[in-house]
Context: one part of a larger RNA
RNA sequence: CUAUGCUGAAGGAACUCGGCAAAUUGCACGCGUAACUUCGGGAUAAGCGUGACUCUGUUUUGGGCAACCAGAUCAGAGUGGCACAGGCCAGGGGGUAGCGACUGUUUAUCAAAAACACAGGACUCUGCGAAGCCGUAAGGCGACGUAUAGGGUCUGACGCCUGCCCGGUGCCGGAAGGUUAAAAGGAGGGGUGCAAGCUCCGAAUUGAAGCCCCGGUAAACGGCGGCCGUAACUAUAACGGUCCUAAGGUAGCGAAAUUCCUUGUCGGGUAAGUUCCGACCUGCACGAAUGGCGUAACGACUUCCCCACUGUCUCCAGCAUAGGCUCA
Numbered sequence: 001c002u003a004u005g006c007u008g009a010a011g012g013a014a015c016u017c018g019g020c021a022a023a024u025u026g027c028a029c030g031c032g033u034a035a036c037u038u039c040g041g042g043a044u045a046a047g048c049g050u051g052a053c054u055c056u057g058u059u060u061u062g063g064g065c066a067a068c069c070a071g072a073u074c075a076g077a078g079u080g081g082c083a084c085a086g087g088c089c090a091g092g093g094g095g096u097a098g099c100g101a102c103u104g105u106u107u108a109u110c111a112a113a114a115a116c117a118c119a120g121g122a123c124u125c126u127g128c129g130a131a132g133c134c135g136u137a138a139g140g141c142g143a144c145g146u147a148u149a150g151g152g153u154c155u156g157a158c159g160c161c162u163g164c165c166c167g168g169u170g171c172c173g174g175a176a177g178g179u180u181a182a183a184a185g186g187a188g189g190g191g192u193g194c195a196a197g198c199u200c201c202g203a204a205u206u207g208a209a210g211c212c213c214c215g216g217u218a219a220a221c222g223g224c225g226g227c228c229g230u231a232a233c234u235a236u237a238a239c240g241g242u243c244c245u246a247a248g249g250u251a252g253c254g255a256a257a258u259u260c261c262u263u264g265u266c267g268g269g270u271a272a273g274u275u276c277c278g279a280c281c282u283g284c285a286c287g288a289a290u291g292g293c294g295u296a297a298c299g300a301c302u303u304c305c306c307c308a309c310u311g312u313c314u315c316c317a318g319c320a321u322a323g324g325c326u327c328a
Stems, first nucleotide, its partner, number of pairs: 001323008010314002014312001019309001027051005036041001038157001052079006059072005080084001092307004097302002099299002104116002120155007132141003158294004163224003168221002170217005177212003183206002188201005225243005252286001253283001264280005
């Protein structure tokens, strides 16, 4: 010096991206226990007390005919120690917000999460030799199932809800019409031949799906405006005008895991707060199953604050063990 442990005056997070690491807590019994809540929880919430041994007594269990033996409970009095759950083992706690409902699953070997899954919801396909999938096929899975079933896609407990747009793309429907292949058809024409013929080209007309066309459909892919003016202070604009669109973003939320300007502004917390919490709304560029907004419980998730605790720090010191190093 390195590693692993132990101890530490005063202070106690001043350390640091961040209490990372360490420390604290830890058991049993008794008391006591908030907001919120889906009434189950939250909860070992939080917080407080007791715990060894000796003696006296109370109540009592089992065994025994009994004497008695082995325990348990409660009450009182006392004894010793720094310390009585004396070693080992053995939750730190509380508040706030975000995300995900939850238990689960995952990058074997840098990511455990807010990602995946999930119960629940919705759309859609499938009538059974089902759809879908594997296979060239036979055949098989689906399923020894039968629409309360099976496949696909999206969403993701629960609560309140899920607005407008079908112009584009997709899908579904449509006995008309347009276009349209092979094929049918064969007016007419070419080559050759004396001719019969052989051979070639070929108009009209008939001809499917598809496309065009007409409708429907957004929990299908997706989309959801601009400018100007206006109220008796000012400001703002319930109101009016105009242009464009398929329709111009409803409810709810909002400087947000989304806000560029931005450390927005105000309030709270601090002596001091680019973070945090509550508001405002000027949403660069939220928004309703690419779900919106809430939500008890849960989380080795993330943010901020507080109590306790500490060598994280002020500021380092000592000890133990192992290695290194120096000398012999």